Predicted 3D model of a 363-nucleotide RNA (Bacterial RNase P class A) from a Planctomycetota bacterium.
Rfam family: Bacterial RNase P class A. It is annotated as a ribozyme.
The coordinates come from a structure-prediction model, not an experiment, and the mean pLDDT is 76.
The sequence is in RNAcentral, with records from ENA.
The gene name in the source record is rnpB.

RNA sequence: GGGGUGGACUGGACGAUCGCCGGGGCUAGGGUUUCGACCCAUGCCCGGGAGGAAAGUCUGGCCUUCGCAGAGCAGGAUGGUGGGUAACGCCCACCGGGGGUAACCCCAGGGAAAGUGCCACAGAGAAUAGACCGCCGAUGGCCUUCGGGCACAGGUAAGGGUGAAACGGUGGGGUAAGAGCCCACCGCGCGACCGGUGACGGGAGCGGCACGGUAAACCCCAUCCGAAGCAAGCCCAAAUAGGGAUCGAGGCGUGGCUCGCGCCGUUUGAAGAUCCGGGUUGGGCGCUCGAGCCGAUCGGCAACGGUCGGCCUGGAUAAAUGGUCGUCCUCGACAGAAGCCGGCUUACAGGUCCACCCCGCCU
Numbered sequence: 001g002g003g004g005u006g007g008a009c010u011g012g013a014c015g016a017u018c019g020c021c022g023g024g025g026c027u028a029g030g031g032u033u034u035c036g037a038c039c040c041a042u043g044c045c046c047g048g049g050a051g052g053a054a055a056g057u058c059u060g061g062c063c064u065u066c067g068c069a070g071a072g073c074a075g076g077a078u079g080g081u082g083g084g085u086a087a088c089g090c091c092c093a094c095c096g097g098g099g100g101u102a103a104c105c106c107c108a109g110g111g112a113a114a115g116u117g118c119c120a121c122a123g124a125g126a127a128u129a130g131a132c133c134g135c136c137g138a139u140g141g142c143c144u145u146c147g148g149g150c151a152c153a154g155g156u157a158a159g160g161g162u163g164a165a166a167c168g169g170u171g172g173g174g175u176a177a178g179a180g181c182c183c184a185c186c187g188c189g190c191g192a193c194c195g196g197u198g199a200c201g202g203g204a205g206c207g208g209c210a211c212g213g214u215a216a217a218c219c220c221c222a223u224c225c226g227a228a229g230c231a232a233g234c235c236c237a238a239a240u241a242g243g244g245a246u247c248g249a250g251g252c253g254u255g256g257c258u259c260g261c262g263c264c265g266u267u268u269g270a271a272g273a274u275c276c277g278g279g280u281u282g283g284g285c286g287c288u289c290g291a292g293c294c295g296a297u298c299g300g301c302a303a304c305g306g307u308c309g310g311c312c313u314g315g316a317u318a319a320a321u322g323g324u325c326g327u328c329c330u331c332g333a334c335a336g337a338a339g340c341c342g343g344c345u346u347a348c349a350g351g352u353c354c355a356c357c358c359c360g361c362c363u
Stems, first nucleotide, its partner, number of pairs: 001359010012328007020049002023046004029040004051334001055345002058343005063229004070259004075225005080094005095109001096107004110220002115218002117214003132160002134156003139153002141150003168186006187209001188207003193202003233285004243276005250264004292311008329332001
């Protein structure tokens, strides 16, 4: 200098002015008072006011109600190991496999000797293999001029061919031809023992080789999971006749099923369903102080945790976070809260920084 890998940050700046939402302080006036104060309300002043994804609603929780929720089945999710965490399908470290020269990246990464199924097309044969071509025909059979011939019984997985995959590979011996039939090496399986918390790694020795693939096919194993969701739900105020018709013997809490438990009803017609008619449709809480943020320090490879100090940082309900003007620049991407947090995923113009790898050149 060129190319690349991983990560962090930023997401127009400054000023003036007019608004909007919410908070704090002081304050005209009024009301209540248990004399502490509180409520309504006027004006002034001072802070704050979208995001890294607020998004998708894919996950894990908090919170709320259903009877604080019991048993079994069904169903769903997850899936190497060890940690982290409130928890997770997330994160960290490591192991195994794959890719890359490397930094580094990717993996639904349990079980195929529990069972069942499937393996298209091609091919003779697709799983307790398979004779289509080929090779042989030693042995048995037939013929024979006794040299041999026929390719009949049969033998054979070396060679060809099909396929994503054909039941170890190479070489030698062996044979009628062949074959782990035998041998050497490689591969494979078992494996005493050693190392590691573990996944796993190494491995003396043993075995001629048995066990194809597929579980994002059923299934098996292990662990976890009750349901619905802030329009959850609670309170105050207002309204009211809790009306009428038809159906209805069981119904409801309970939501996939069954059991169990509880309530109502079966003389007085419950619960529920459909239809007709009437009333109300205001306010408060939930709501933002929280597994919070920042800094220092300690422990840990790290994720993260402990201690100390500091900070308060949107909370609306027709729904605020904006309009105008001036100056400047590199002319500005994706996009906007609606109960709250932890993650994942997706979208994103431009810019900045850090660490590392490879190649070339110079010293």